[in-house]
RNA sequence: AAGAGCAUAGUAUAAUGGUAAUACUUCUGACUUCAAAUCAGACAUUAGUGGUUCGAAUCCGCUUGUUCUUG
Numbered sequence: 001a002a003g004a005g006c007a008u009a010g011u012a013u014a015a016u017g018g019u020a021a022u023a024c025u026u027c028u029g030a031c032u033u034c035a036a037a038u039c040a041g042a043c044a045u046u047a048g049u050g051g052u053u054c055g056a057a058u059c060c061g062c063u064u065g066u067u068c069u070u071g
Stems, first nucleotide, its partner, number of pairs: 001070007010024004018054001026042005047063005
């Protein structure tokens, strides 16, 4: 320099254009003399910005970050 892929909660991963999900973590409550374990509940997320669409995590453009390939 050219080409390709990836970006979802604090962490790890799902989601055929139609309510953003699961586990761990965190917090609250129950249980316990206290704690752990267990049970119940709550909070928290689509990298950014535009476009297409009745409707976008999903499709398209650009930007940013990151990984790989070629030289």
Background:
The RNA shown here (transfer RNA) has 71 nucleotides and comes from Sugiyamaella lignohabitans. The prediction has a mean pLDDT of 80. Its Rfam family is "tRNA". It is annotated as a transfer RNA. The sequence is in RNAcentral, with records from ENA and Rfam.